[in-house]
Small-subunit ribosomal RNA, central domain from a metagenome, 354 nucleotides, folded computationally.
Context: one part of a larger RNA
RNA sequence: CUGGGCGUAAAGCGUCUGUAGGUGGAAAAAUAAGUCUGCGGUGAAAGGUAGGAGCUCAACUCCUAUUGCGUUGCGGAAACUGUUUUUCUUGAGCAACUCAGUGGCACCUGGAAUGCUGUGUGUAGGGGUAAUAUCCGUUGAUACACAGUGGAACGCUAAAAGCGAAAGCAGGGUGCUGGGGGUUUGCUGACACUGAGAGACGAAAGCGUGGGUAGCGAACGGGAUUAGAUACCCCGGUAGUCCACGCCCUAAACGAUGCGUGUUCGGUGUGGGGGAACGUUCGAUCGAUCCUCCGUGCCUCAGCUAACGCGGUAAACACGCCGCCUAGGGAGUACGGCCGCAAGGCUAAAACUU
Numbered sequence: 001c002u003g004g005g006c007g008u009a010a011a012g013c014g015u016c017u018g019u020a021g022g023u024g025g026a027a028a029a030a031u032a033a034g035u036c037u038g039c040g041g042u043g044a045a046a047g048g049u050a051g052g053a054g055c056u057c058a059a060c061u062c063c064u065a066u067u068g069c070g071u072u073g074c075g076g077a078a079a080c081u082g083u084u085u086u087u088c089u090u091g092a093g094c095a096a097c098u099c100a101g102u103g104g105c106a107c108c109u110g111g112a113a114u115g116c117u118g119u120g121u122g123u124a125g126g127g128g129u130a131a132u133a134u135c136c137g138u139u140g141a142u143a144c145a146c147a148g149u150g151g152a153a154c155g156c157u158a159a160a161a162g163c164g165a166a167a168g169c170a171g172g173g174u175g176c177u178g179g180g181g182g183u184u185u186g187c188u189g190a191c192a193c194u195g196a197g198a199g200a201c202g203a204a205a206g207c208g209u210g211g212g213u214a215g216c217g218a219a220c221g222g223g224a225u226u227a228g229a230u231a232c233c234c235c236g237g238u239a240g241u242c243c244a245c246g247c248c249c250u251a252a253a254c255g256a257u258g259c260g261u262g263u264u265c266g267g268u269g270u271g272g273g274g275g276a277a278c279g280u281u282c283g284a285u286c287g288a289u290c291c292u293c294c295g296u297g298c299c300u301c302a303g304c305u306a307a308c309g310c311g312g313u314a315a316a317c318a319c320g321c322c323g324c325c326u327a328g329g330g331a332g333u334a335c336g337g338c339c340g341c342a343a344g345g346c347u348a349a350a351a352c353u354u
Base pairs, nucleotide, nucleotide: 004325005324006323007308008307012322014201015200016199017198021194022193023192025088026087027086028085029084030083031082033081034080035077036076037075038074039073040072041071042070043069047067048066049065050064051063052062053061054060091191092188093187094186095184096183097182098181099180103177104176105175106174107173108172109171110154115149116148117147118146119145120144121143125136126135162169163168206247207246208245209244210243211242215241216240220236221235222234223233258321259320260319261318262317263316266299267298268297269296270295271294272293273292274291275290276289278287279286303310304309327354328353329352336347337346338345339344
C1' cells in the first nucleotide's frame, strides 16, 4: 500500500449548481505511451534458495547455479487502457404536440372569527378554576342588535393526495416566471456521471434600520397551589410573532438511509400521461377492464441484515465518483485561523482519566 465500515452500534456534508480531478456508450482503422514479451547493459560483495565441498559433526567457511524488483537500449505482440482519425444512436441534450400541480415573485381582492370604537336595548353581575383569588363592572360591564376600524390567519374541500434540490409551499383572481411527466422518434452525435476547493439557497429563534401590532405571548407584575414553587393553573403583559431591506447559517435540517447508471418474483391502493378493444351517447363526453411510462404508499419471494427490519422508491446484485468513521469522557471544548454588528458559526486538538 491493500484489506473493514457509515438506517438504529462511531460514521452520508441541510440542499443544489459547478471548477480541477477521477470515471466514462457502440463500430472500424492507425499508433504503440501504459500493458505483455525476447535479447543485451547496469543495479558491489555479503544475504536467501538448490546442489556440492572444507574444518571429526554442526554452527561457521568456501564453490557452482539461481533469485527479486528497478532502470536503460534494441526488437516483437496488439486483446485491454490511452492517443489520433472516421462512423453510429441506445446515454445526454434539442424540437414539435400535449398534460398535471399549495413550485416561485408581484399586484388586486373575499368571507368567517377575535379585539377595539360608536349607537341602541337592558341591569347586576361578568370572567376564571379542581376550587379560589387577582381582574372587569352602576362613570352601566357581561349579553343581544346595527354600524365602523385594524391586524393576523385562511374553516369545509383535504387525501397513505399534489409541487419543489432542500428549507418549504394551501381563501380567491390576474400578470410575470422556474422545473417536471407523457407521446412522436424529427434534429445534434457521447456533448455524459460524480464533484476536492468555490458559489447559491437554507425552518425557527436571534441581530440592525424603518414601519406595523388584532390575537398569541419568552421576560416581567400580580393571584393561586405548595414545606418552598424563581414552575405546572389563573389575571395581565414587553420583546417577538407580521411587512420592507440588510445580516445570522443553525436543527431529531430525519427516510437518522449521498448522487448517478444497470440487473433482479409477485400482490394491492393512489396521483399524472399514453394506448387497446368494450359499454354509454345522435355525437362530444362519461364509465369500468386491460397494457404501458412517470410519481407516491402498503404487503411480500429471492437475497441481505447482529437483530429490528429492508425488500424494483433496496438496507438485494454490481460499477463510477464524492463525503464521513476508528473505544468512553475531556470536547464539538481550548488555542490559532476565517466569517459575523453581536449572539455566535466553521475548522479543530492535547494533557489527564476510565